[in-house]
RNA sequence: GGCUAUCUCCCGCGUGGUGAGAUCGUGUGAACCAGGUCAGGCGGGAAACCGAGCAGCCUUAAGCAUUGGUCAUCAGGUACGCGUGGAGAUAGCCUUU
Numbered sequence: 001g002g003c004u005a006u007c008u009c010c011c012g013c014g015u016g017g018u019g020a021g022a023u024c025g026u027g028u029g030a031a032c033c034a035g036g037u038c039a040g041g042c043g044g045g046a047a048a049c050c051g052a053g054c055a056g057c058c059u060u061a062a063g064c065a066u067u068g069g070u071c072a073u074c075a076g077g078u079a080c081g082c083g084u085g086g087a088g089a090u091a092g093c094c095u096u097u
Base pairs, nucleotide, nucleotide: 001094002093003092004091005090006089007088008087009086010085011083012082013081014080015079016078018075019074020073021071022070023069024068025066026065027064028063034059035058036057037056042051043050044049
């Protein structure tokens, strides 16, 4: 110096996983400045009815929650695999001085 094997690190690719973010689903969710329906009461009317409309109820917006789902996203003291890869260590063999 070369070859082989083992190990470690780096690089590239892939798979999985974690955290965040986004989104979907579900639940919840408006005293009044969302909607609908509006008991009672009020107003009009001779009456039938009509009108506005509080509470309540329903549907939801923003938001909140979720042990659920998804991702061409981001991140790492992440877990593995692969490679005509790179660096180093150890051992063996060969060669040269």

Overview: The RNA shown here (Bacterial small signal recognition particle RNA) has 97 nucleotides and comes from a Planctomycetaceae bacterium. Rfam family: Bacterial small signal recognition particle RNA. About the family: The signal recognition particle (SRP) is a universally conserved ribonucleoprotein involved in the co-translational targeting of proteins to membranes. The literature on the family includes a 2003 paper in Nucleic Acids Res by Rosenblad et al., "SRPDB: Signal Recognition Particle Database". The model forms 88% of the base pairs in the Rfam consensus. Lineage of the source: Bacteria > Pseudomonadati > Planctomycetota > Planctomycetia > Planctomycetaceae.